RNAcentral holds the sequence, with entries from ENA and Rfam. A computed fold for a 72-nucleotide RNA from Westerdykella ornata, annotated as transfer RNA. Taxonomically the source falls in Westerdykella (Eukaryota, Dikarya, Ascomycota, Pleosporales). Its Rfam family is "tRNA". Rfam's curators write: Transfer RNA (tRNA) molecules are approximately 80 nucleotides in length. It is annotated as a transfer RNA. Rfam links the family to the GO term triplet codon-amino acid adaptor activity.
This record gives sequence, C1' cells and structure tokens, in this order.
RNA sequence: GGUCACGUGGCCCAAUGGCAAGGCGUCUGACUACGAAUCAGAAGAUCGCAGGUUCGAAUCCUGCCGUGAUCA
Repeated sequence: GGUCACGUGGCCCAAUGGCAAGGCGUCUGACUACGAAUCAGAAGAUCGCAGGUUCGAAUCCUGCCGUGAUCA
C1' cells in the first nucleotide's frame, strides 16, 4: 500500500429501517451484630466523527478516524 471485519453505558454484548435488550459493575433499600451472599428498586449509551438516502437510520450509502485480520 491492497482487501476484509469491527467501533453501541465504566466493562462485555444484542439489534437485520419504526421507543437501543441483557450480563457484570455502580447507587439506594430490605435482610444481617457487621459484612458477604440473596431479594427489590434506581441511575447510566444524541450508537467513533462528518455528510447523504428515507416519513423515519445503531442499521443502508460515501468520506475520514481508530482497532484487528489477511495479502504483498
């Protein structure tokens, strides 16, 4: 340099064009002598950036940035 894949809460991970799901973690409460475990509840993602298509985009298209794989 060519080709391909990926980028979503603090971390991991889903979504196949129509309110972004779940796990871990965090916080609050219950329980406990205190913790842990368990149970109940809550907060937390303008979906890497910028454009485009569309009534509507995490999703489709283009460019850029980053990461990985592969070829030379």